Predicted 3D model of a 73-nucleotide RNA (transfer RNA) from an Abditibacteriaceae bacterium. Model confidence (mean pLDDT): 82 of 100. Its Rfam family is "tRNA". It is annotated as a transfer RNA. From the family's description: Transfer RNA (tRNA) molecules are approximately 80 nucleotides in length. Its family is annotated with triplet codon-amino acid adaptor activity in the Gene Ontology. The same sequence occurs in records of 2 taxa.
RNA sequence: GGGCCGGUGGCUUAAUGGUGAAGGCACCGUUCUGAUACAGCGGGGAUUGUUGGUUCGAUUCCAACCCGGCCCA
Numbered sequence: 001g002g003g004c005c006g007g008u009g010g011c012u013u014a015a016u017g018g019u020g021a022a023g024g025c026a027c028c029g030u031u032c033u034g035a036u037a038c039a040g041c042g043g044g045g046a047u048u049g050u051u052g053g054u055u056c057g058a059u060u061c062c063a064a065c066c067c068g069g070c071c072c073a
Base pairs, nucleotide, nucleotide: 001072002071003070004069005068006067007066010025011024012023013022018056027043028042029041030040031039049065050064051063052062053061
């Protein structure tokens, strides 16, 4: 330099055009216990890597760029 894959809460994984982006772990509160752990219930936290484009509507489609991984040279 070229090709492919990925980037979504603190971490991880969904949502593949349709209108308040879902779950698990973690965190906070609470119930339980003498107390802790486990378990149950409730709660907060994402402007979906950045900037543009297409569309009535974009996490999703297109382009460029940034970051990470793999392969080729």
Taxonomically the source falls in Abditibacteriaceae (Bacteria, Pseudomonadati, Abditibacteriota, Abditibacteriales).
RNAcentral holds the sequence, with entries from ENA and MGnify.